[in-house]
Molecule: Bacterial RNase P class A
Organism: Candidatus Lithacetigena glycinireducens
RNA sequence: CUGAGUGAAUGUUUGCAACCGCAUGCGUUGCUUUUAGCAACUCAUGAGGAAAGUCCGGGCUCCAUAGGGCAAAAGGCUGGGUAAUACCCAGCGAGGGCGACCUCGGGAGAGUGCCACAGAGACUAUACCGCCUGUUUAUAACAGGUAAGGGUGCAAAGGUGGGGUAAGAGCCCACCGUGCAGAGGGUGACUGAAGCAGCAGGGUAAACCCCCUUUGGAGCAAGGCCAAAUAGGAAGGCGACGACGGUGCCCCUCGAGCCUUCGGGUAGGCCGCUUGAGAUGUUGAGUAAUCAAUAUUCUUAGAUAGAUGGUUGCACCAGGACAGAACCCGGCUUAUGGUUCACUCAGGCGU
Numbered sequence: 001c002u003g004a005g006u007g008a009a010u011g012u013u014u015g016c017a018a019c020c021g022c023a024u025g026c027g028u029u030g031c032u033u034u035u036a037g038c039a040a041c042u043c044a045u046g047a048g049g050a051a052a053g054u055c056c057g058g059g060c061u062c063c064a065u066a067g068g069g070c071a072a073a074a075g076g077c078u079g080g081g082u083a084a085u086a087c088c089c090a091g092c093g094a095g096g097g098c099g100a101c102c103u104c105g106g107g108a109g110a111g112u113g114c115c116a117c118a119g120a121g122a123c124u125a126u127a128c129c130g131c132c133u134g135u136u137u138a139u140a141a142c143a144g145g146u147a148a149g150g151g152u153g154c155a156a157a158g159g160u161g162g163g164g165u166a167a168g169a170g171c172c173c174a175c176c177g178u179g180c181a182g183a184g185g186g187u188g189a190c191u192g193a194a195g196c197a198g199c200a201g202g203g204u205a206a207a208c209c210c211c212c213u214u215u216g217g218a219g220c221a222a223g224g225c226c227a228a229a230u231a232g233g234a235a236g237g238c239g240a241c242g243a244c245g246g247u248g249c250c251c252c253u254c255g256a257g258c259c260u261u262c263g264g265g266u267a268g269g270c271c272g273c274u275u276g277a278g279a280u281g282u283u284g285a286g287u288a289a290u291c292a293a294u295a296u297u298c299u300u301a302g303a304u305a306g307a308u309g310g311u312u313g314c315a316c317c318a319g320g321a322c323a324g325a326a327c328c329c330g331g332c333u334u335a336u337g338g339u340u341c342a343c344u345c346a347g348g349c350g351u
Base pairs, nucleotide, nucleotide: 001347002346003345004344005343006342007341008340009339010338014315015314016313017312018311019310020309022046023045024044025043027041028040029039030038031037032036048322052333053332055331056330057329058328059327060219061218062217063216068250069249070248072215073214074213075212076211077091078090079089080088081087092105093104094103095102096101106210107209111208112207113204114203115202128150129149130146131145132144133143134142135141158176159175160174161173162172163171177199178197179196180195184191185190223271224270225269226268233262234261235260236259237258238257276299278298279297280295281294282293283292284291285290
């Protein structure tokens, strides 16, 4: 210098100032129908890294006194972190990459399935071509042996070398591999020395299944309060051996209403609603994720048909992509144009 890998920051065309405008809150003043409401003014604050998806985990609320089991669903190497998780951190193993790094993770000897096509043969594996021997003058043809060579295929009876054989083959041998074994090390996943044995057909479980672990249900349109209105309407059905009230079932507690059809009224206001498992700094522990202590440090949208826009000037020139909160928080996934920073790897050049 070029390319690559990992992590982070930024983030509405940036910053500052002024004017006008919008929403919320505190305060002041005025008016009124004085619980309160309206108006004006000062001040403060005002959409994201993903606000998206609604894929997970919770906080919170209600339902039996929130229980037990079955079913069902989810997860899956080990240890640690967390309110909790399928998340995060650190390791272990397998695979990919020259490398920095990246991806994956229970079980195929419990059982049942599936592996199209091609191919002789794909779980009771087989002999197409070829090689060798015999019948034969030779070829063809037939019989026997073979699975080392070739072919098909994602995958075809361990690999390399040597011996041996009619030709071959773990048939035998050496080394590797595989299986048994398991000194020692490690919290654990795991690693692993010596030794023994010619030893063997694979893959697939987001196929059914088996093993271990976890899980009550519904959700802010949850759930409360106030006000108002109507028709405490009509018909049918069930109903204590029991409807309904969390569930697919059982069980628990209670108790007389419940279901279907037709018809009528209301749809208003307030709370929940933002001080949080919050942020930041310092110190300590820890490889890290994170945890503890401390500060009298900071407080940053709460709308409800749904708020943040416009103009001007100066400066600076990375920002025009993806894209707008609706109970809140921690994650994951997806979309995305640029700019900046740090560390690491490979190659080239120079010293």